A computed fold for a 475-nucleotide part of an RNA from Acidimicrobiia bacterium UBA2766, annotated as small-subunit ribosomal RNA, 3' major domain.

[in-house]
Context: one part of a larger RNA
């Protein structure tokens, strides 16, 4: 100087408390361990691994296994030599890769390019080392810290500044001070959302006017409103009162759409964990080179006594079922989205208008509201499991897809110890869209809107963190 303390002081954070809803019990989905296996490819492992890499494992992917085959399959580059062929197409054999046979005979600016074979030189490796590395990332933590120059103090390590008194979300600001300044962080500048003005009105809008319809901005038109896209205004403790040291600031109030960082996002200091990644990529060393490279078929990554993690669906009446009826936002669409209409109980099929989309389509939002029924039961709750019959995608759904109809109807009576999330348009709850994608194991993830709470006395305690101080036989 740090680190540590079941030392002290001060202060924060859904850390506790106060509340609301879960998890832990059931069934299923997904991930992991373990076991099994010819293989169940590899990585991630307290927080910070476990719906993680994977925003899509039937083949492919694919790295694994079995079997068949090859010695360069592809790309790139070079040299030497030779050559007639190669590519393409067709046939046969084969599970295919491939092999054999037939056909076939390139372009040219005349320099050459392109092709095949042989040799050489080299390719190739998801082999190993993340404890050799770059790059990227997680984490403490969006915590308020981390440092430097000069000066001063100390023999020196070092200290001071950065401590102290207030204050703040903040090393934020004020005051004081052997310090005076400065840098990286904080904040602001950026995006978005909330109010207003203004410009422009098509594909958006329809108040007033006219026309038309069973009906609809449907038509003429309008430029008000909504909305869209630009530009600007607005919030600064600016104003008032009080507290405070005549400070910084805090408390209350006015006006205001918004008030003290308005809400949300992006943004992550010096560093820590030899944290993670050699399997995104790049890369040193080491290793393989008729194999640890490459091609192919099939299988596996989906196995199942069990354990854990994250979710979904429930156990019902604030509910289930049936009928009627209302209101979004944000997205996506040409190898695409696909309307009307017809067929089918349905998944879906036929059909093909319109739309590269503020125009058309996906697309009926659902919870909600109105009415009817069920009457507390393992039930008209719950839907696992299984049987049969189908639909769609795709060469192909046996291993191993999703969905539909009929039948079947399991566990489950609100879940022990324990444990998680959340402070407001939040939790809870309801649906919608998208990426990946032929299809889909999505109940995941990323977004969007609808309905919309409860509680917060407080900081004694648990956990993590910041500042000062103290002890130390630790570094």
């Nucleotide at each position: 100087u740090g680190a540590c303390g079941g030392g002290g002081g001060c202060c924060c954070g859904c850390a506790c408390a106060a509340g609301c809803g879960g998890c832990g019990g059931a069934g299923c989905a997904u991930g992991u361990u373990g076991c099994u296996u010819a293989a169940u490819u590899c990585g991630a492992u307290g927080c910070a691994a476990c719906g993680c890499g994977a925003a899509g494992a039937a083949c492919c992917u694919u790295a694994c296994c079995u079997g068949g085959g090859u010695u360069g399959a592809a790309c790139u580059a070079c040299g030497u030599g030779a050559g007639a062929a190669a590519a393409g197409c067709g046939a046969u054999a084969g599970a295919g890769a491939u092999a054999u046979c037939g056909u076939g005979u390139c372009c040219u600016u005349a320099g050459g390019g392109g092709c095949u074979c042989a040799c050489g030189a080299u390719a190739g490796g998801u082999g190993u080392u993340g404890c050799a590395u770059g790059g990227c990332u997680g984490u403490c933590g969006u915590c308020a810290g981390c440092u430097c120059g000069u000066g001063u103090c100390g023999u020196g390590a070092g200290a001071u500044g950065u401590u102290g008194g207030g204050u703040u979300a903040a090393g934020u600001c004020c005051c004081g001070c052997a310090a005076c300044g400065a840098g990286c962080g904080c904040a602001a500048c950026c995006c978005u959302u909330g109010c207003c003005c203004u410009a422009u009105g098509u594909u958006a809008c329809c108040a007033g006017c006219g026309g038309g319809u069973c009906a609809u901005g449907c038509c003429g038109g309008g430029g008000a409103c909504u909305c869209a896209u630009g530009g600007g205004g607005g919030a600064c403790u600016g104003c008032c009162g009080g507290u405070g040291u005549c400070a910084a600031a805090c408390c209350g109030g006015a006006g205001g759409a918004a008030g003290g960082u308005g809400g949300g996002g992006a943004u992550g200091a010096c560093g820590u964990c030899a944290a993670g990644u050699c399997a995104u990529c790049a890369u040193g060393g080491c290793c393989c080179u008729u194999a640890a490279g490459c091609c192919c078929a099939g299988g596996g990554c989906u196995g199942c006594a069990a354990a854990c993690a994250u979710g979904c669906u429930a156990c019902a009446a604030u509910g289930g079922u049936c009928g009627g009826u209302a209101c979004a936002g944000a997205g996506g669409g040409c190898g695409g989205c696909g309307a009307a209409c017809c067929c089918g109980c349905g998944a879906g099929g036929g059909g093909g208008a319109g739309c590269g989309a503020a125009u058309c389509c996906c697309a009926c939002a659902a919870a909600g509201c109105c009415g009817a029924u069920c009457u507390c039961a393992g039930u008209u709750c719950g839907g696992a499991u299984c049987g049969c019959a189908g639909u769609c995608u795709g060469c192909a759904a046996c291993u191993c897809g999703a969905c539909u109809g009929c039948g079947u109807g399991a566990a489950g009576g609100u879940g022990g110890a324990g444990u998680c999330g959340c402070u407001a348009g939040u939790a809870a709850u309801g649906g919608c869209a998208g990426a990946u994608c032929a299809g889909c194991a999505a109940c995941g993830c990323u977004g969007c809107c609808g309905u919309g709470a409860a509680u917060g006395c407080g900081u004694u305690c648990c956990c993590g963190g910041g500042c000062c101080u103290u002890g130390u036989a630790c570094a």